[in-house]
Context: one part of a larger RNA
């Protein structure tokens, strides 16, 4: 300049009580709006205490604050099963030995490492101001170890199957969620009507075990030989015969069981700092229809551009052992270490900043509708700090 411009989305606020020197913004009650494939909820990345109570208002906050992710104190993160750690490997990385270099050092078997994959197992309800698949209550479930019995060819770093897998398309189960009755509790109009085909609110329940359905895949079993699998084999592949017409393995989901539990609408007592807490008691808890982008299951088909590897696991047998091992059933033991707090489409991350910007993944009710469009709405969450 100038008490000017600007106070960072036009989703919006008003009232009454409380607190307080002081309230248009704290906190609380009515009411109104806004978001609702999000403005909700839960993970990963990143953040590092911001998280919860107390207390403070110099500063920090685009006003003011009594409030705050802000200063102070304090206190909070509980795990055989969740993730990691562990066993296994991609790409890549390292690299005995090796090859190349004058050297440094460069490529590289083999091995080692290296998850964004692949490998054992938990759910359901209660609970803190602040943790829970982690406490607690029930009910389960793996692994390893010793012990005991009863059985038996057992055993790898080797063979072999298996793990184990591309797109796209089509149709069938089948559930979640969701609607309607039915069932169960409450109400019956301070304004014209409302005992009705009324109205309002509930109808919730898991993992595990039993059973092997809809389907889905392979013909199955036995004996014999056998130039193949670097060595050996009863595995595996190769041939030959006899037999059975069904066997085996995969498999949601129903149903039973778990549950004479839990949870539940209220009702009732007592406390109460009016926020609420603590006992006690507890109804009904079902029938159909819809019906998935989840499961069954990359199952089946069709196509070419032909679509990870190793362990773990199963079998095979070599060395070699048969008072070891090995399998099956009980009982017992044990299962450490690391992460868990809070935000997480954001005022806590990446943008210097409480920045209309960026940011992977899972759920995702109703009404409209082909729909994850649109509008408008639950639950829940805000009214964007003047």
């Nucleotide at each position: 300049a100038a008490g000017u411009a600007a106070c960072g989305a036009u989703a919006a606020u008003g009232c009454g009580g409380g607190u307080g020197a002081a309230a248009g913004a704290c906190c609380u009650g009515c009411a109104c709006g806004c978001c609702g494939u999000a403005a909700g909820u839960c993970c990963a990345a990143g953040g590092u205490u911001u998280c919860c109570u107390g207390u403070u208002c110099u500063a920090c906050g685009u006003u003011a604050a009594u409030c705050g992710g802000a200063g102070c104190a304090g206190g909070g993160u509980g795990a055989g099963u969740c993730g990691g750690u562990c066993c296994c490997u991609u790409a890549g990385g390292u690299g005995a030995g090796g090859c190349a270099g004058a050297a440094a050092u460069g490529c590289g078997u083999a091995g080692c490492u290296g998850a964004u994959g692949g490998g054992a197992a938990a759910c359901a309800g209660g609970u803190u101001a602040a943790u829970a698949u982690u406490c607690c209550u029930g009910u389960a479930c793996u692994c390893a170890g010793u012990u005991g019995a009863a059985u038996u060819g057992c055993g790898a770093u080797g063979g072999g199957g298996g793990g184990a897998c591309g797109a796209a398309g089509a149709a069938g189960g089948c559930u979640a969620c969701g609607c309607u009755g039915g069932c169960c509790a409450u109400g019956c109009g301070u304004u014209g009507g409302u005992u009705g085909u009324c109205a309002u609110g509930g109808u919730u329940u898991a993992a595990g075990u039993g059973c092997g359905u809809a389907g889905g895949a392979a013909g199955g079993u036995g004996u014999c030989u056998u130039a193949g699998g670097u060595a050996a084999a009863u595995c595996c592949g190769g041939g030959a015969c006899a037999u059975c017409a069904a066997u085996u393995c995969c498999g949601a989901g129903a149903c039973a069981u778990g549950a004479u539990g839990a949870c539940g609408a209220g009702a009732g007592a007592c406390c109460u700092u009016c926020g609420g807490g603590u006992c006690u008691u507890g109804a009904a808890g079902u029938c159909a229809c819809c019906g998935a982008u989840a499961c069954c299951a990359c199952g089946c088909u069709u196509c070419c551009a032909g679509g990870a590897a190793a362990a773990g696991c199963c079998u095979c047998u070599a060395a070699g052992c048969u008072u070891c091992a090995g399998u099956u059933c009980a009982a017992u033991u044990g299962a450490a270490c690391c992460g868990u707090a809070c935000c997480g489409c954001a005022a806590a991350c990446c943008g210097a900043c409480a920045c209309a910007g960026g940011u992977g993944g899972g759920c995702a009710g109703g009404a409209u509708g082909a729909g994850a469009a649109u509008u408008c709405u639950c639950a829940g969450g805000c009214g964007c700090u003047u």
A computed fold for a 386-nucleotide part of an RNA from a Gammaproteobacteria bacterium, annotated as large-subunit ribosomal RNA, domain III. NCBI's taxonomy places the organism under Bacteria, Pseudomonadati, Pseudomonadota, Gammaproteobacteria. The full RNA is in RNAcentral, with records from ENA. Rfam family: Bacterial large subunit ribosomal RNA. Rfam links the family to the GO terms structural constituent of ribosome and ribosome.